RNAcentral holds the sequence, with entries from MGnify. Predicted 3D model of a 95-nucleotide RNA (SAM riboswitch aptamer (S box leader)) from Megasphaera hominis. Its mean pLDDT, the model's own confidence on a scale to 100, is 84. Taxonomically the source falls in Megasphaera (Bacteria, Bacillati, Bacillota, Negativicutes). It matches the Rfam family "SAM riboswitch aptamer (S box leader)". Rfam's curators write: The SAM riboswitch is found upstream of a number of genes which code for proteins involved in methionine or cysteine biosynthesis in Gram-positive bacteria. Gene Ontology term of the family: regulation of gene expression.

RNA sequence: UCAUCCAGAGCAGUCGAGGGAGUGGCCCUAUGACACUGCGGCAACCCCCACCCGGGAAGGUGCUAACUCCAACGGAAGGUAAUUCCGGCAGAUGA
Numbered sequence: 001u002c003a004u005c006c007a008g009a010g011c012a013g014u015c016g017a018g019g020g021a022g023u024g025g026c027c028c029u030a031u032g033a034c035a036c037u038g039c040g041g042c043a044a045c046c047c048c049c050a051c052c053c054g055g056g057a058a059g060g061u062g063c064u065a066a067c068u069c070c071a072a073c074g075g076a077a078g079g080u081a082a083u084u085c086c087g088g089c090a091g092a093u094g095a
Base pairs, nucleotide, nucleotide: 001095002094003093004092005091010039011038012037013036014035018028019027020026023071024070025069040064041063042062044061045060046059047056048055049054068090073087074086075085076084077083
């Protein structure tokens, strides 16, 4: 810089109190979260097959609670509002 982010995917051991990026919520967590390690799994990108749809999982990264958990900023609809949609900001991943 570009692309994607409504899908998908666990168990065990160690540790011991916070964690979910940040702000506000709302959640997860001593029935042990988070982190680390081991073995798996998923398939987002690279990669392999293929005209495409799609398929694959040897390799490189990645991921493995909740829509990027939701919102924020702007616009439109509704209009008392709740709320819905679109586009941004910020973030994550890959090339």